[in-house]
This is a predicted structure of a 201-nucleotide RNA (Group I catalytic intron) from Candidatus Dormiibacter spiritus. The source organism's lineage runs through Bacteria, Candidatus Dormibacteria, Candidatus Dormibacterales, Candidatus Dormibacteraceae and Candidatus Dormiibacter.
RNA sequence: UUCAUCCCGUUAAGAAUUAGGCGGCGGUGCGGAGUGAUCCGCACUGGAAAACCCGGCGAAUUCAGGGAACACCCGACUGGCGAUUCCGCCAAGGGCAAUCCUGAGCCAAGCCCGUCACCCCAGACGGGAAGGUGCAGAGACUAAGUGCCGGGGAUCUGUUCGCAGAUCAUGAGAUAGUCCGGUCUCACGUGUAAGCGUGAG
Numbered sequence: 001u002u003c004a005u006c007c008c009g010u011u012a013a014g015a016a017u018u019a020g021g022c023g024g025c026g027g028u029g030c031g032g033a034g035u036g037a038u039c040c041g042c043a044c045u046g047g048a049a050a051a052c053c054c055g056g057c058g059a060a061u062u063c064a065g066g067g068a069a070c071a072c073c074c075g076a077c078u079g080g081c082g083a084u085u086c087c088g089c090c091a092a093g094g095g096c097a098a099u100c101c102u103g104a105g106c107c108a109a110g111c112c113c114g115u116c117a118c119c120c121c122a123g124a125c126g127g128g129a130a131g132g133u134g135c136a137g138a139g140a141c142u143a144a145g146u147g148c149c150g151g152g153g154a155u156c157u158g159u160u161c162g163c164a165g166a167u168c169a170u171g172a173g174a175u176a177g178u179c180c181g182g183u184c185u186c187a188c189g190u191g192u193a194a195g196c197g198u199g200a201g
Stems, first nucleotide, its partner, number of pairs: 003014001007024005025046009052152006062104006072095003078091005105133003111128006137180001139179005153168006184201007
């Protein structure tokens, strides 16, 4: 570095005795909300069941702040327990990190408002809501979709039969790619350590 019992993401034991853990999503059950389709919360669980189609957008990509699971890694000092030399175990604590968010600024297409301009066609400027950026392995770039906008479809619910709704999963805190970095060795800083940072090969 890769593989690692899974539907997805991440992490890991990997001699044996249990092999999973955590987060997300689906299914089932219970509770709550709703007239209802359904939605929300919690618990258990994972057969592949079965998870639509078409068109448009590619910009900003900056400066900061808060949180974070685990049967993962470390654990000096301190506390507890056991041994009695300088040890072991546990905890507090630290780390890695899947990821959950916030403020300011900024932003493509589409949408809303205002001002200006206008024969027609076509605009210019300013502001706003949603959404995005911030949020990759440090990072650069291209594409597009699981993102955003518009249209349509399937199944279902309610109905005053005009219509109004519900569902059609998650993965993207870099997915697919091209690069780059990293993984190795050495040095330095910091730390008990795990680790983090910097430089050279």
It matches the Rfam family "Group I catalytic intron". The literature on the family includes a 1996 paper in Science by Cate et al., "Crystal structure of a group I ribozyme domain: principles of RNA packing". Rfam's curators write: Group I catalytic introns are large self-splicing ribozymes. They catalyse their own excision from mRNA, tRNA and rRNA precursors in a wide range of organisms. Rfam 15.1 lists 5,602 matches to the family in 1,395 species.